[in-house]
RNA sequence: GCCCCCGUAGCUCAGCUGGAUAGAGCAGCGGCUUCCGACGCUGAAGGUCACACGUUCGCAUCGUGUCGGGGGUG
Numbered sequence: 001g002c003c004c005c006c007g008u009a010g011c012u013c014a015g016c017u018g019g020a021u022a023g024a025g026c027a028g029c030g031g032c033u034u035c036c037g038a039c040g041c042u043g044a045a046g047g048u049c050a051c052a053c054g055u056u057c058g059c060a061u062c063g064u065g066u067c068g069g070g071g072g073u074g
Stems, first nucleotide, its partner, number of pairs: 001073007010026004019057001029043004050066005
């Protein structure tokens, strides 16, 4: 240089067959429980779906480019 894959919550990931409000687990926070903690139960919060443009009535999802990470190859 060329080819392929990945980028979604603080972390690990699902969703990617375009459609109603974007989810789970863990962590952190509040409550219950306890003399205090741990465990357990429970609640709420937390997102520019890497970024930009395009396509579309509608994009996390499709197309193009850029950035970052990983792998293959000369």
Transfer RNA from a Myxococcota bacterium, 74 nucleotides, folded computationally. Its Rfam family is "tRNA". Model confidence (mean pLDDT): 82 of 100. Taxonomically the source falls in Myxococcota (Bacteria, Pseudomonadati).